[in-house]
RNA sequence: AGAGUUUGAUCCUGGCUCAGGAUGAACGCUGGCGGCGUGCCUAAUACAUGCAAGUCGAGCGGCAGCACGGUCUUCGGACUGGUGGCGAGCGGCGGACGGCUGAGUAAUAUAUAGGAAUGUACCCCAAAGUGAGGGAUAAGUACCAGAAAUGGUAUCUAAUACCGCAUGUGCUCUAAGGAGUAAAGCUUCGGCGCUUUGGGAACAGCCUAUAACCGAUUAGCUUGUUGGUGAGGUAAAAGCUCACCAAGGCGAUGAUCGGUAGCUGGUUUGAGAGGAUGAUCAGCCAGACUGGGACUGAGACACGGCCCAGACUCCUACGGGAGGCAGCAGUAGGGAAUCUUCCACAAUGGACGAAAGUCUGAUGGAGCAACGCCGCGUGCAGGAUGAAUGCCUUCGGGUUGUAAACUGCUUUUAUAUGUGAAGAUUUUGACGGUAGCAUAUGAAUAAGGAUCGGCUAGCUCCGUGCCAGCAGCCGCGGUCAUACGGAGGAUCCAAGCGUUAUCCGGAAUUACUGGGCGUAAAGAGUUGCGUAGGCGGCAUAGUAAGCAAAGUGUGAAAUAGUAUGGCUCAACCAUACGCCCAUACUUUGAACUGCUAAGCUAGAGUAUGGUAGAGGUCACUGGAAUUCCUAAUGUAGAGGUAAAAUUCGUAGAUAUUAGGAGGAACACCGAUGGCGUAGGCAGGUGACUGGACCAUUACUGACGCUUAGGCACGAAAGCGUGGGGAGCGAACGGGAUUAGAUACCCCGGUAGUCCACGCCGUAAACGAUGGAUGCUAGCUGUUAUGAGUAUCGACCCUUGUAGUAGCGAAGCUAACGCGUUAAGCAUCCCGCCUGUGGAGUACGAGCGCAAGCUUAAAACAUAAAGGAAUUGACGGGGACCCGCACAAGCGGUGGAGCGUGUUGUUUAAUUCGACGAUAAGCGAAGAACCUUACCCAGGCUUGACAUCCUGCCAAGGCUUCCGAAAGGAAGCUGUGCCUUCGGGCCGCAGUGACAGGUGAUGCAUGGCCGUCGUCAGCUCGUGUCGUGAGAUGUUUGGUUAAGUCCAUCAACGAGCACAACCCUUAUAGUUAGUUGAAUUUCUCUAGCUAGACUGCCCUGGCAACAGGGAGGAAGGAGGGGAUGACGUCAGGUCAGUAUCUCCCUUAUGUCUGGGGCUACAAACACGCUACAAUGGCCGGUACAAAGGGCAGCCAACCCGCGAGGGGGAGCAAAUCCCAUCAAAGCCGGUCUCAGUUCGGAUAGCAGGCUGAAACUCGCCUGCUUGAAGCUGGAAUCGCUAGUAAUGGUAGGUCAGCACACUACCGUGAAUAAGUUCCCGGGUCUUGUACACACCGCCCGUCAAACCAUGAAAGUCGCCAAUACCUGACGUCUGGGUUUAUCCCGGCCUAAGGUAGGGGAGAUGAUUGGGGUUAAGUCGUAACAAGGUAACC
Repeated sequence: AGAGUUUGAUCCUGGCUCAGGAUGAACGCUGGCGGCGUGCCUAAUACAUGCAAGUCGAGCGGCAGCACGGUCUUCGGACUGGUGGCGAGCGGCGGACGGCUGAGUAAUAUAUAGGAAUGUACCCCAAAGUGAGGGAUAAGUACCAGAAAUGGUAUCUAAUACCGCAUGUGCUCUAAGGAGUAAAGCUUCGGCGCUUUGGGAACAGCCUAUAACCGAUUAGCUUGUUGGUGAGGUAAAAGCUCACCAAGGCGAUGAUCGGUAGCUGGUUUGAGAGGAUGAUCAGCCAGACUGGGACUGAGACACGGCCCAGACUCCUACGGGAGGCAGCAGUAGGGAAUCUUCCACAAUGGACGAAAGUCUGAUGGAGCAACGCCGCGUGCAGGAUGAAUGCCUUCGGGUUGUAAACUGCUUUUAUAUGUGAAGAUUUUGACGGUAGCAUAUGAAUAAGGAUCGGCUAGCUCCGUGCCAGCAGCCGCGGUCAUACGGAGGAUCCAAGCGUUAUCCGGAAUUACUGGGCGUAAAGAGUUGCGUAGGCGGCAUAGUAAGCAAAGUGUGAAAUAGUAUGGCUCAACCAUACGCCCAUACUUUGAACUGCUAAGCUAGAGUAUGGUAGAGGUCACUGGAAUUCCUAAUGUAGAGGUAAAAUUCGUAGAUAUUAGGAGGAACACCGAUGGCGUAGGCAGGUGACUGGACCAUUACUGACGCUUAGGCACGAAAGCGUGGGGAGCGAACGGGAUUAGAUACCCCGGUAGUCCACGCCGUAAACGAUGGAUGCUAGCUGUUAUGAGUAUCGACCCUUGUAGUAGCGAAGCUAACGCGUUAAGCAUCCCGCCUGUGGAGUACGAGCGCAAGCUUAAAACAUAAAGGAAUUGACGGGGACCCGCACAAGCGGUGGAGCGUGUUGUUUAAUUCGACGAUAAGCGAAGAACCUUACCCAGGCUUGACAUCCUGCCAAGGCUUCCGAAAGGAAGCUGUGCCUUCGGGCCGCAGUGACAGGUGAUGCAUGGCCGUCGUCAGCUCGUGUCGUGAGAUGUUUGGUUAAGUCCAUCAACGAGCACAACCCUUAUAGUUAGUUGAAUUUCUCUAGCUAGACUGCCCUGGCAACAGGGAGGAAGGAGGGGAUGACGUCAGGUCAGUAUCUCCCUUAUGUCUGGGGCUACAAACACGCUACAAUGGCCGGUACAAAGGGCAGCCAACCCGCGAGGGGGAGCAAAUCCCAUCAAAGCCGGUCUCAGUUCGGAUAGCAGGCUGAAACUCGCCUGCUUGAAGCUGGAAUCGCUAGUAAUGGUAGGUCAGCACACUACCGUGAAUAAGUUCCCGGGUCUUGUACACACCGCCCGUCAAACCAUGAAAGUCGCCAAUACCUGACGUCUGGGUUUAUCCCGGCCUAAGGUAGGGGAGAUGAUUGGGGUUAAGUCGUAACAAGGUAACC
């Protein structure tokens, strides 16, 4: 000191979370020792038991009990205060201290600083005195009452108990004459006491100022209240109390009321300022079961005293009594949670006492608790074959790990024994046989917890499979999880470690130090008038409140700081010093602020002269237009829309003309022009009236700025009353649209819109920008006005002031942007903000006729919400460009039959994959068996195939039997080759490692491919710009097929694509030439060259280039091919092969026979053949290219109608063959528009070929049969030239099988020269709430579950007051008498009761909205022009 988290990425705003420290803590796991501390935070709940305040015989009478002495004795004892002493009693002092607790208390408290009207036992100092008397009483004794507590009567007695008298230094009162007023003795003779007065010390009471929690959804409170006079009262001032008089006192600087709370020194955190807190220790206060009261006393309204009332508990003989742990222990209860019914007065302190001493749960100690802080230990050194085990592994190793074992050493701790303190002064030691010291034993007795995805140090394996679970935040887990669980390893702390809770910090996230408000949350709608308050121009004098300095006092100790010292160190403790930043008083100063006095004119204002203006109010008035009415002309439509319809019109509309009525709004001028505080203001004229600006000189003399609360104004809509009502037009009716259409569109139409008066008080009331003042570059327009210049004059030009606009320097800003009209630099004042949602909502209050407005929360939920900008993608946004994309054409598909593929269905199986474009004559360049992966059946199990090991053996061949075959069984034959003599080749058998899998995952992958797309794009380096993502380059203007090229330009270059280089083809030359061509030319074949480059001309253009022309075989890329950038689609393929992981292993492997992949209701895709005369059939006749061939092509010749058969020459090919090499074509004939001499499906018979084998299931031939079909709906495909169309030929696959595919040549068109539209693409731009990127995002009702909350007939207890009734004890007071512990009264009051209100809370059938929740319903409101722009 920061970090994580909003986004595809960025910057900002902003919240949430983490790392640190702390604790009277608690919980989980674990636990060796010591020292020093700390220990009911909750129920101020209730308490059993014991103890916590007594003491004095040197005050007194005495003497129960004990001991001693004495006397007596029946030895049981009795008597005796004589002695030690002493229960009870009288008396004195102390029980007001010490100890505990924090309920109450927001001020009668506390802290700090002061003050005057007071008191004080014990203690100290000083002065004076202490004489002489009296009467009682407790105890005791006797009797009585009572269960007890306790009490009564009679009688006896003492005092330092009580009461007179004397004296009066003194003291008090006084009318100044006087009056009143004390004492106590005891003694060991030392002294201790007593009385009066004064002083001191210390303590206590009272008063004042200042400081100090939250709420205004608490705004008014107060009647002894505020003051005075008099009286009473107190120790003392005072309404402290009373009588009378006056009407005051407090309050937005927060009274009153409500809530919460003991205050402080300090503690904790923080850099500090602050924040939080008030255990232990210390000071003060308050309380003692709850409430009230007094008595005694120096002191109390009294924790272990009294009286009364109340609640509770206990005893009781029912009559009556007793009690108060918030003292120390302890118990119950509550709670997450907090100790022993211990020892001692040895020390310190206290009470009493002359003292000894007694008492002391204060205190000193011990016990329990890791509750905290501090210290120590659990060994140290050596030790590598880096042992074993565990874990991982790429199988090599790595790690555990010098760790262990082992060797040597030590003894803190532990155990045992011995000794043994200080704390104490001459004594007295609870702690304690403790601390310490010494000796012995022996590594011996002693390590865990949490974590390991990022933040945050530390990683692997296995299990699990959105399950179980984790999680502080972000988030992990759906079959390869460093995030779950286990293990190994590692990291961090360590007798602890984690978790939870709370506080501060980080958080500048309430901002004094130290924040903001155009768009993120935030400037009230507005200024005017402007109160309180805050702030305030220039200069002089005084004052001294603020301010500054000095001095003095206080600011307790402890704590904290520094230094030193004592416990072995530390914690802990002690000593010294400083600090305590505060406050009061005194003195001094006079710059600044304040105040006082008298001034100034620059701020502000007044006067004078002008100016502009939709500024306001009222009255009058004008024309155009709409509508309606009347009259006329006139006839069938009008109106409306994308298109229609509702509607109007033959009862005469619309249209046209004339006249009239009525209401509302004011075209042109008109403008980022004017005016106004804002809202707002527009025909013209008049009346009244507000403000502004310019100029001039004169006057006043700071009169100013801002402004909480207050007053006023305030669009539209709405409300009330009364008018008015032409047009428009919520609601409503109808017509359309639509799946629906309570909308958008159309036809109507009521409130309203208009006027007057009165309410309402809100708007995206916006410049989303509060007001005032000053300062900080400019340029350009415009409005008003002044000056100068110029002119005859108006303009023009220069310049000032005030407004209003555009662009811009510096600066600011997160950016966008703002920029003298600031969002810049400063000062003053006001308002407002503090994550999002809930919510501008609820409740309360105020206002309002109502609608509603203003003020304004919480529970709960959530990790984001948000601003600006960036790159993409998208848009039923825009611009430009391209493409057989459309248009113009030609031919098809979609209809028929057939072929092939697919879906679906069927099946034992119909193996699998491919599914819009980018699947469907696709993988498959060819399923009868094989293929084959599927099904049925029969076999095998180290296997059909590979490597290794062991044993045997040649391998092999033939025959027979069983079987569908695979295979099984038997017999016969054969007995090899090489050799380093180990063995090897081949085969069989066995064993286990392993083989094998077309089993899964193409969403784990490689490779390959499809597509966008042969589209023109995709990037990089350096530089520059930007906080940054990014931009620039690559944009712009041209041009191109092209990011092709040119020009320009903060860019300059480069790469991958484009183009070119490659192949082929068209022309020529040349070389060579077999098997071609008869000789040469030529043709052909194969090579090598040439040729085309906008080179030339014209036109346009800066250029690139474009248009035209010439020449040329070819012209602007000549035609065609190969060639496919960065990437997209988790596109396709695990079934071509490869491959991670998982799965099967007598089977999901492998062999065999048969079947299936060829099924067939239906649908789709791609083709073939046709529907005919541009044709069919018959005859004749012509012209190719490119291929293939030895398990092959196959000639001649012969046979067959033919498929084909026989035959065998030639050919490994420019030679031979397929192959006469073609067909369309041409010539001639026939058919004559018909389901035909078209068409050939289907079917029958007879054949041929291949092949072990054509049944399922091949192809071909001949004869016969002769189906649908007469040009094809919506829709849709291909093609721009040697192309489409059409004709045939060949090849691959292949035993056979081609309407498919791949090639070849023949014949050979039409149309366009355009870009409006559809589709796709590219570039630029724009909007965006999208980024999984529009197949996106997202809203609301309803339905379901859960959560908190409001309202509610009420119900329940609680709190504080008020009025009245009753009124204990007791103080005070009146009276009475028998003068007493008496009686009768009075005032006040606690408690109780009655009554009506107030406040906060709990609960409540039902009800309202809100929030949340993977896959519910209905629509599609918003985001793009979101399909009707959105919003208030």
This is a predicted structure of a 1432-nucleotide RNA (small-subunit ribosomal RNA) from an uncultured bacterium. Its mean pLDDT, the model's own confidence on a scale to 100, is 84. RNAcentral holds the sequence, with entries from ENA, Greengenes and SILVA.